[in-house]
Context: one part of a larger RNA
RNA sequence: CUGGGCUUAAAGAGCUCGUAGGUGGUUAAGAAAGUUGGUGGUGAAAUCCCAAGGCUUAACCUUGGAACUGCCACCAAAACUUUUUGACUAGAGUAUGAUAGAGGUAAGUGGAAUUUCUAGUGUAGAGGUGAAAUUCGUAGAUAUUAGAAAGAACACCAAUUGCGAAGGCAACUUUCUGGAUCAUUACUGACACUGAGGAGCGAAAGCAUGGGUAGCGAAGAGGAUUAGAUACCCUCGUAGUCCAUGCCGUAAACGAUGUGUGCUAGACGUUGGAAAUUUAGUUUUCAGUGUCGCAGCAAAAGCGUUAAGCACACCGCCUGGGGAGUACGACCGCAAGGUUAAAACUC
Numbered sequence: 001c002u003g004g005g006c007u008u009a010a011a012g013a014g015c016u017c018g019u020a021g022g023u024g025g026u027u028a029a030g031a032a033a034g035u036u037g038g039u040g041g042u043g044a045a046a047u048c049c050c051a052a053g054g055c056u057u058a059a060c061c062u063u064g065g066a067a068c069u070g071c072c073a074c075c076a077a078a079a080c081u082u083u084u085u086g087a088c089u090a091g092a093g094u095a096u097g098a099u100a101g102a103g104g105u106a107a108g109u110g111g112a113a114u115u116u117c118u119a120g121u122g123u124a125g126a127g128g129u130g131a132a133a134u135u136c137g138u139a140g141a142u143a144u145u146a147g148a149a150a151g152a153a154c155a156c157c158a159a160u161u162g163c164g165a166a167g168g169c170a171a172c173u174u175u176c177u178g179g180a181u182c183a184u185u186a187c188u189g190a191c192a193c194u195g196a197g198g199a200g201c202g203a204a205a206g207c208a209u210g211g212g213u214a215g216c217g218a219a220g221a222g223g224a225u226u227a228g229a230u231a232c233c234c235u236c237g238u239a240g241u242c243c244a245u246g247c248c249g250u251a252a253a254c255g256a257u258g259u260g261u262g263c264u265a266g267a268c269g270u271u272g273g274a275a276a277u278u279u280a281g282u283u284u285u286c287a288g289u290g291u292c293g294c295a296g297c298a299a300a301a302g303c304g305u306u307a308a309g310c311a312c313a314c315c316g317c318c319u320g321g322g323g324a325g326u327a328c329g330a331c332c333g334c335a336a337g338g339u340u341a342a343a344a345c346u347c
Stems, first nucleotide, its partner, number of pairs: 004318003007301002012315001014201004021194003025088007033081002035077008049065006091191001092188004096183004103177002106174004110154001114150008125136002162169002206247006215241002220236004258314006266292011296303002320347003329340004
């Protein structure tokens, strides 16, 4: 180097775009770099292998042969890879016409609830718990009626629903805007796939500056419980949660399953299109999303046209447990810390 793997045993980067690189559809004619054949040269000797011979034998030595699997040059071949020129349409894309959607962005609007405040009614309790107490209340609480203010979240619809690359996205209206699917023919004519570095996006928490703060609520205070209770339960409550701008760059970022393409029984749901028809609880078909299941796979659990089956292309990653995702160094960050990433030693 080759050989094995990555759902759960170690192992798929959180996701996407994309540079280099790797790989690449059908067909015709050339070229001949790879490839194949031949010829010539070279490939020192010794060694190795084979045969014969010489030391009484062997080791050893001598002679001859083969080999030295390589390199160079020349002559051919043209199936495959490559390359040049031309052609094609099944990959990819564009156009046209429709469709569905919590996809994104910004602005505005709405009702229910909660809390607070004001006013009315009304009187002794209310809260809370396993039981209580802290707490609130005769300075009139809780309850109830009317009004006002504020902030945050959007009940029902709601669903193995839908959309998005992932993170994620749910009241309503409008603005701007991305992607997807289906159908028809038309057009371009391989324009494709993957993607080291790189760039962008990236929940929550956290950080910076300035706002905002109803509810909830790390820290903190108090009440309980308990042997203790720095907890679980209760009453309060700061940061935070919200907004704007800028950082952070991590998660059980999970389908613990990389992306793309082709092939390999079906059955039953469901979402969005299209076509046909006997109009039916219909049939066919494309794209999603689920359940079960054949072949096959798997250590098993299970997976099974949405593969973990059969193959190909490219990338990432793994190599006993601990030490350790740590130290050191480097890069990034305001910090918190992140990324990269050992060894001694030990079992």